c-di-GMP-I riboswitch aptamer from Candidatus Brevifilum fermentans, 90 nucleotides, folded computationally.
[in-house]
């Protein structure tokens, strides 16, 4: 320096839930909470999920309304790559 990871040390993150806020949703933000996790730091490239406003497309004489379809939405706490760090027994 690369791997690799202790029932070591300094710390750190926060799942479900709950309040509140944005969002059409899925989420996503504070705050409270801790199931977890050694990159649970940072970023959507690929794949995988979730979502379906707008748009198609069918319904329907026409609005309306129901239904499929589709990410340009989201999720890195789904996975594989990619950039970065804390500490050190084996």
């Nucleotide at each position: 320096a690369a791997c690799c990871g202790a029932u070591a040390a300094c710390g750190g993150c926060a799942a479900a839930c709950c309040u509140g806020u944005c969002g059409a949703a899925a989420g996503g933000c504070a705050g409270g909470g801790a199931c977890g996790c050694a990159a649970a730091g940072c970023a959507a490239u690929g794949g995988g999920u979730c979502u379906a406003a707008a748009g198609g497309c069918a319904u329907g004489a026409a609005g309306a309304u129901u239904g499929c379809c589709c990410a340009g939405g989201a999720u890195c706490g789904c996975c594989a790559g990619g950039c970065u760090a804390c500490c050190g027994a084996a």
Its mean pLDDT, the model's own confidence on a scale to 100, is 90. It was read from a public genome assembly, where an Rfam model found it. Taxonomically the source falls in Candidatus Brevifilum (Bacteria, Bacillati, Anaerolineae, Anaerolineaceae).